[in-house]
Molecule: small-subunit ribosomal RNA
Organism: metagenome
RNA sequence: AGAGUUUGAUCCUGGCUCAGGACUAACGCUGGCGGCGUGCCUAACACAUGCAAGUCGAACGGGCAUGCCCAUGAAGCUUCGGCAGAGUGGGAGUUACAUGUUAGUGGCGAACGGGUGAGUAUCGCGUAAAUAAUCUACCGCUUAGACGGGGACAACCUAGGGAAACCUGGGCUAAUACCGGAUACGACUUUUGUAUCGCAUGAUACAAAAGUGAAAUCAAUUUGGCUGAGCGAUGAGUUUGCGUCUGAUUAGCUUGUUGGUGAGGUAAUGGCUUACCAAGGCGAUGAUCAGUAGCUGGUCUGAGAGGAUGAACAGCCACACUGGGACUGAGACACGGCCCAGACUCCUACGGGAGGCAGCAGUGAGGAAUUUUGCUCAAUGGGCGCAAGCCUGAAGCAGCGACGCCGCGUGAACGAUGAAGUCUUUCGGGAUGUAAAGUUCUGUCAGUGGGGAAGAUAAUGACGGUACCCACAGAGGAAGGACCGGCAAACUAUGUGCCAGCAGCCGCGGUAAUACAUAGGGUCCAAGCGUUGUCCGGAUUUACUGGGCGUAAAGAGCAUGUAGGCGGCAUUUUAAGUCAAAUUUUAAAGGCUGAGGCUCAACCUUGGUUUGGGUUUGAUACUGGAAUGCUGGAGAUUGGGAGAGGAAAGCGGAACUAACGGUGUAGCGGUGAAAUGCGUAGAUAUCGUUAGGAACACCCGUGGCGAAGGCGGCUUUCUGGACCAAAUCUGACGCUGAGAUGCGAAAGCGUGGGUAGCAAACAGGAUUAGAUACCCUGGUAGUCCACGCUGUAAACGAUGUACAUUAGGUAUAGAGGGUAUCGACCCCUUCUGUGCCGAAGCUAACGCGUUAAAUGUACCGCCUGGGGAGUACGAUCGCAAGAUUAAAACUCAAAGGAAUUGACGGGGGCCCGCACAAGCAGUGGAUCAUGUGGUUUAAUUCGACGAUACGCGAAAAACCUUACCAGAACUUGACAUCUAGGGAAGUUUCUAGAAGUAGAAAUGUGCCUUCGGGAACCCUAAGACAGGUGGUGCAUGGUUGUCGUCAGCUCGUGUCGUGAGAUGUUGGGUUAAGUCCCGCAACGAGCGUAACCCUCGUGUUGUGUUGCUACAUUUAGUUGAGAACUCACAACAGACUGCCCGUGGAAAACGGGAGGAAGGUGGGGAUGACGUCAAAUCAUCAUGCCCCUUAUGUUCUGGGCUACACACAUGAUACAAUGGCCAGUACAAUGGGCAGCGAAACCGCAAGGUGGAGCUAAUCUCAAAAAACUGGCCUCAGUUCGGAUUGCAGGCUGCAACUCGCCUGCAUGAAGUUGGAAUUGCUAGUAAACGCAGAUCAGCACGCUGCGUUGAAUACGUUCCCGGGCCUUGUACACACCGCCCGUCACACCAUGAAAGCCGGAAAUAUCCGAAGUCAGUGAGCCAACCGCAAGGGGGCAGCUGCCUAAGAUAGAGUCGGUGAUUGGGGUGAAGUCGGAACAAGGUA
Repeated sequence: AGAGUUUGAUCCUGGCUCAGGACUAACGCUGGCGGCGUGCCUAACACAUGCAAGUCGAACGGGCAUGCCCAUGAAGCUUCGGCAGAGUGGGAGUUACAUGUUAGUGGCGAACGGGUGAGUAUCGCGUAAAUAAUCUACCGCUUAGACGGGGACAACCUAGGGAAACCUGGGCUAAUACCGGAUACGACUUUUGUAUCGCAUGAUACAAAAGUGAAAUCAAUUUGGCUGAGCGAUGAGUUUGCGUCUGAUUAGCUUGUUGGUGAGGUAAUGGCUUACCAAGGCGAUGAUCAGUAGCUGGUCUGAGAGGAUGAACAGCCACACUGGGACUGAGACACGGCCCAGACUCCUACGGGAGGCAGCAGUGAGGAAUUUUGCUCAAUGGGCGCAAGCCUGAAGCAGCGACGCCGCGUGAACGAUGAAGUCUUUCGGGAUGUAAAGUUCUGUCAGUGGGGAAGAUAAUGACGGUACCCACAGAGGAAGGACCGGCAAACUAUGUGCCAGCAGCCGCGGUAAUACAUAGGGUCCAAGCGUUGUCCGGAUUUACUGGGCGUAAAGAGCAUGUAGGCGGCAUUUUAAGUCAAAUUUUAAAGGCUGAGGCUCAACCUUGGUUUGGGUUUGAUACUGGAAUGCUGGAGAUUGGGAGAGGAAAGCGGAACUAACGGUGUAGCGGUGAAAUGCGUAGAUAUCGUUAGGAACACCCGUGGCGAAGGCGGCUUUCUGGACCAAAUCUGACGCUGAGAUGCGAAAGCGUGGGUAGCAAACAGGAUUAGAUACCCUGGUAGUCCACGCUGUAAACGAUGUACAUUAGGUAUAGAGGGUAUCGACCCCUUCUGUGCCGAAGCUAACGCGUUAAAUGUACCGCCUGGGGAGUACGAUCGCAAGAUUAAAACUCAAAGGAAUUGACGGGGGCCCGCACAAGCAGUGGAUCAUGUGGUUUAAUUCGACGAUACGCGAAAAACCUUACCAGAACUUGACAUCUAGGGAAGUUUCUAGAAGUAGAAAUGUGCCUUCGGGAACCCUAAGACAGGUGGUGCAUGGUUGUCGUCAGCUCGUGUCGUGAGAUGUUGGGUUAAGUCCCGCAACGAGCGUAACCCUCGUGUUGUGUUGCUACAUUUAGUUGAGAACUCACAACAGACUGCCCGUGGAAAACGGGAGGAAGGUGGGGAUGACGUCAAAUCAUCAUGCCCCUUAUGUUCUGGGCUACACACAUGAUACAAUGGCCAGUACAAUGGGCAGCGAAACCGCAAGGUGGAGCUAAUCUCAAAAAACUGGCCUCAGUUCGGAUUGCAGGCUGCAACUCGCCUGCAUGAAGUUGGAAUUGCUAGUAAACGCAGAUCAGCACGCUGCGUUGAAUACGUUCCCGGGCCUUGUACACACCGCCCGUCACACCAUGAAAGCCGGAAAUAUCCGAAGUCAGUGAGCCAACCGCAAGGGGGCAGCUGCCUAAGAUAGAGUCGGUGAUUGGGGUGAAGUCGGAACAAGGUA
C1' cells in the first nucleotide's frame, strides 16, 4: 500500500467481497511447562446452607465463674545467694473487694468498605466556575471553661398472655443516659450609629442597648473524654456557562405553569410550599412526545481527523424483592435498620408470625457461554478500644478454565547404497530425504533426592518447604491445526460423474476435477490452529481534513420574499472573534518517553511529557460592534425607439359544416385492396343567399417578448418588464433565500353557457390464427367562453440564482457613435440579446468552451448500489381523480454512463455473381435403375441429414468382400516378438463331417558353415502378450466439405486516443481483383489477387521411327529415296494497353482503331488467405482414455446387406415424323492390353465358339465410331412410337448364378400423347444432341471419369428474389436476431399491507377509595423532672380531625405491540400456458 467481481474487450460510476488489528468471547480438532492477568455480556430470575459489622467493663448497674490471709514446705533447678511452690494445719468466706466474662443501659461505628447497572437524555455525567445563599462527627491548632442540683427507665424481681415471634401489668436501681438552675466571651437574635471595602443583593470592623444559649466524668503512672467560640483540614449540599444518542411519519407544550409581594419551610438559595396579584414561560439554534442508553478517565481501530465502545482498574451517579414513607443521626430518607401497601417463598396449634445473595462461596433456572460452599488476617487498609486486642468473603493468597498476553521445551552434531515402506512415473526414473536407521553428544522443562529465602529494621508468614540453588539418571515423558483454482504462500494421483458435495467473493462438479472425498507431497502458523459472532480499518462508500448533481444517483416547474448566511471604498474608535505571553487547572492509573526491578519478556517501580477549559496582561493587519463620510454596487429622474409581454372591448376575410333555392344525373366516398356509410325521397359536383362556431394561411426567420408555463388576423383602451443615450440625484439601500406566498401546459373535476371542425369512450366495416389495435365510416364527453378547483409533465438547455475574471472568428435582432456620402448604401466601432465554429482549460468519454460543463466567490436545493417503491402505513391538501411528504421486511451481485470492435436491421448508399431478367434444354407426371427415409426382419452391418446427406464412403455385396444374423468350432489364439523342446520345409492318398477340423498312411532330408552351429519354415508347452470395423470426431493428429477463387485478412515502425482501439485498409476515380492512380499522419511489409506451372491456339529451329510422302516403285508407305509437308518430341519466339485517336485531372484507366494466329486475364486446368460451422470422419490410417479377454477376439457353413402398403432424391428410356425401321456410304479423339489384347479364316440367326498370326505396342490388337449423308417404307395411331413385364430356348464368367449376375434369340407388348404447385443447369466451341474409351473388375455400368463429332438462342438492364463485398447509421444483441426480452394466467415457497374482531403493554386524564407517615388543628383522656405550700401553671403524650399521598377501583379517549377467517399487491423459483409490448424505422418511431 491494495486486490477480486458488471463487458467480447475498454474507461468511468457504483455496490458487494477479501487480505489487517482487536475481543469479558463461544464452538470444532488437538494439548508439555511456567509467569502475569482475567472469568454470568443471558433472567435487576428465584434462592437451600455457611460466613460478609462490630467494638468499648478506662461510661453504668447487675448476673455468672474464680478468689483470699497466716504458718510450714515436697519433687525439681541452682551461679549455692536462692528460685519454685505441690501438699498439710489454722482463720476469713454476710457486706465489701479483686480478676475474668457479658445479656442490658450508654458511647462510637454501622451513611465506609463490597455488589449491580434496572432506572435515568438529566446540572445525571464531563469540564470550567459560583456559594457575599450553606453544613461538616472523628482529626490538627488557638482560646475560655466544666459550679451546683433533680427525677426516671432498662437490666433484675414478680404476676400474667401466647404454639411461636414476642407482649403486658406491678415493684427496685446506676451512669459519660435524661432534665432544670447558675456563670460566660470575641457566639446568636433584634435595634441604632460610624468607618472601610465590594460585581449587585451586600460584606467586614467598631461602639451602645436588650434578649438567648454550656458542660461528664472515667482511669490513675502518663496520655484521655466533655462544653462555648474561632481558624484549618476533610467530606458533602446547592447554583451556573459550555459539551453530552436517534426520530418531524412527534409541532406546538405549559396553570405552580413564568414572574412579583407576604408568610411558611430548609444547613442553605429558590414556586421548595402556600395566599394574593400579573399573564407570562419554552419552541424549527427542534420545545413536547416516543425510542434507546448509566456518564467519564479510558479501551479498540485509524496516517490523522474521526468511528465504535464504556469488561477488568479508577472517579461520579443511581439502585438494593416492587411501590410509598419518615425516624435516628454530623451525615441516610439507610444493601445485611424501621413502618405501610403489593407479589412471592417459608413456619403455624389457623389465632398469627418470618424473609429479601445486584456482599463472598454455592444451588436451580435461562443460555453458545463464565470458577472453590478453599486458606489467612502474615502484609496493606478499615471500625471500636488507653491498650492488649477483637471484627473484617475489604484485602492478601491458593484452587479451576490454553480465556488472553509473555517466555521455554518437545533435542543437537555427523550421517548416501540417497535403505525399507509409501506416493508417483514418459517405467529410465522422481519425491518423501539427512529425514530415518546408525555413530557421537547435551540435559532446558518435567521426574527423584538434598538445601532453602526476601516479603517483618523487635514479635507475628496464609502463601509455602513456594521462588531459588545443588546432585542424580536417561533422548527418554512432551505436536498439532488449517490451507494448497484466483484474490493468496503452497500440486499430483485415485474415487465420484450437475450425483455426493464445496463455497468469503468470483465460482467448482454433467468420465481425464490442481476447486468435491481420500492419499502422497507442499505452504502457513504453532501449544495452539481454524470456524462463528461483534467493532474499527481498507471505504475519499456521508467526503471538516476529503465527494458529487448535462448524459452514471442527484438542480425544486418558475418567481417574489421572511428568518438566517454572506456582503463595496475611506477615516476614527472598541477589542467580541483572531494572535502572543504569563498563570491556574486538566485526580491517579493508562498512552508516549528516560531510567530501574523480577534470568529475558509479559508484568511492575520511578522521573518527564500530554493539542482542552479558566484568569490576567498585551497586539490591532483582517472579521465583527459603534460613529462619520464616499460613489464604483444598487436604485431614482429625463429623452428615445423595438417587441406574438399581459388584460378587456370591438371589427375582418379565407376555409368548413348546415339550411334554403337554382343547374344537373348516377353514382359519391374511402382504401394496399375493400366494405360499412351517403345517394333516384336526386347525393357527389356546381352557383347564389343565410346561419353558426372555432382557428387566424402568406408575412414567419436556430427572428422577437416573457420568470417559467407560454404568446401570432386587425383596431382601441388600460398595464408590466427589458434595452439605448446623456446628465442629475439617493448613498450600500446589496446577493441568496429554509419555511411562506403567488404564478403554473395538457388532461381532469364543479356550476352555467356554447358546440362548425376535430375527437377518448362507443358502434359498424375491414385486416388477422385471433385483433377489445394500427386502416376506414360514423360518433359522445372534451376541445371554446365565464367563474372556481386541481398543481402535475421528457414543466428539458435533462445544466439553481447572483457577481467577477479568462483568445478569437462569423451570423442575426434592438439602440447608439465614428467615417464617408445625394443617401445610416458600404466600412469601422460601443452596449444589450439570440445562434454557430473554435483557443486555453475542464470532462469517464461524449462534449462544454465570455450565453462555460473553464477559473474563483456567496447562498439555496438535491444524491449515496439495483429491485421492493415514489409503493405501504400515518399525516396534510383536494369534491373526486389524486397530489405532497415517505419507509421496512425480503431479494440480487450486480444495476448503470460513455465510447470500441463485431454481428444484426421488415435502416441508407455504392458494387458484384446464370442472382434476377432475356433465352435454350430440363426436373416435378409415366416405366425402370440407383440411393435415402420408413416399415419389416434372426439379420436386413455401419457412417453421411438444410445449403455443405440422399448414382454419397462403395473406381463393382452370388462365396470372399462383411463389419450383421443363425448354427458349428478354437482359447498364447487367424497375425507380431521372446523362451524351451522336437522336426527340413513341403507333397500325395484315404476315412468322417456342411465345412472348419480330426484321424491314418506314404513320400521327402534341402541352404550357409570357422563343423560348434546358424537362417527360413512347421509342430508342441508355459507365460509375458496378441486381437477388437467395441465406445468417445464434444479428448485428438491427419484428411475433407462449405462460405469462396469471394477480395479480403494482418503485421512492424510511427502518429492519435487515459483505454479498448483507431490510422494505414477510409476518401476521389478505376479494376475481375485491397487491380492501379491521385490525395491523405502515415511509411513500409506479409498471407491472399495477379504472375511464375501444365494444356489448347501461331510460328521458328533441331531431331526423323513404328509416324510422313513432293520423286521413283507397288495390290498395299510395300520398298528405294527424301527431311520439303503433316505429325511427334524438345528448345525458343510471340501479347506488353507496346502503337494511333478520343475521354479523363499532364494520372490510373476506359472507348475505338491499326497490325497480328491470338487483344486487353486469349480459352481451360492446377493453385483455396486469416478464419467460420465443438461441420464430417475413432469404419482408410494414426492415437489418449474407457471397455471385452474360453469373448465385444478367431475359424467355418448357410443366410442377410438385394425384403416392400409407402415417401423423397438423382438418373436412364420415352411419349415420336427435326421421328422410327431397312439397305448403302463417310468422318474422330482420348485411352487399354502378357494369368492380357487377341487378327485372318471357319461354325452359329445371335450371344458366342473353334482358331492362335501379330503385339511388352506412333509397328499388333480392342476398333464397328454414332449422330450425319443417300435411297426406300411408315402418315399421326397408343401406331412399324414406346419398350416395361412375363414365358420358352440358349450363351458367358465362375467351386457355385435358387435366394442374387450379365448377354442372345423367339414370343409377350404395360404405363406413357410433353407433365400441378414448385424448381434446376447453362453466356460459345458453351447449352443441347451424338457416340467412343478407361478405372473398378473372374463376371456384372442407365453410375463415375475422360475423349472427340454436330453445334445454337439470348443478355434491354439492376426495380425485385438469393448470396456476397465496401462505406455509413441505429442497437437494451456478443451463445451475436435461430439474439434479447415484457406482462397476465397456473404451481411452490417467503416476507409484508388491509381486515370483522380478539388479546396484551406502557403512559396520561377524570372520579372514587385511601395504608403508613410528616405537617397543621384539636386534645374533655393521661403524664416524673421546672415554678408553686397548695390549687394550679409551664411543658408533653395518647386519641381524634384535616391537607398531601403509595397501592387499588371505575370510566371514556388516544397510542404501541401480538394475533386474525379472508383479501391485496411484491419477491424468488433449468426446461408450464397465452400472446408478442420494448431493443433495428423492432415491423403503427